[in-house]
RNA sequence: GGAUUAUAAAGAAGAGCGGAGAGAACAGGCUCAACGAAACUCUAGCAACCUGCUACCAAAAGCAAGGUGCUAAAACCUGACCCAAAAAGGGUAAUUAUAAGUC
Numbered sequence: 001g002g003a004u005u006a007u008a009a010a011g012a013a014g015a016g017c018g019g020a021g022a023g024a025a026c027a028g029g030c031u032c033a034a035c036g037a038a039a040c041u042c043u044a045g046c047a048a049c050c051u052g053c054u055a056c057c058a059a060a061a062g063c064a065a066g067g068u069g070c071u072a073a074a075a076c077c078u079g080a081c082c083c084a085a086a087a088a089g090g091g092u093a094a095u096u097a098u099a100a101g102u103c
Base pairs, nucleotide, nucleotide: 001103002102004100005099006098007097008096013043014042015041016040021032022031023030026079027078028077029076044071045070046069049067050066051064052063053062054061075095080092081091082090083089
């Protein structure tokens, strides 16, 4: 990197450094940002996919937190298709991200 499966409206921030952008990409909107963006580092935290332990015929379950991940706003919203009344609203897909094993 490819394919597969699962999840994505819950949850969790301070400091240092940095110095103008950021919210995946494109477009439209909206939002955050010199009262200091991104990136990076440290500390803290959230969650519980893998993992360990307990229990069980099995499954569901409970505890821990070693490997990851995450810590503005629904994956910030919309984009394609369907239902609906060309509305409001809802559903599905695509894409993306993460995890797990796999090629």

Model confidence (mean pLDDT): 85 of 100. The RNA shown here (SAM riboswitch aptamer (S box leader)) has 103 nucleotides and comes from a Bacteroidales bacterium. The model forms 97% of the base pairs in the Rfam consensus.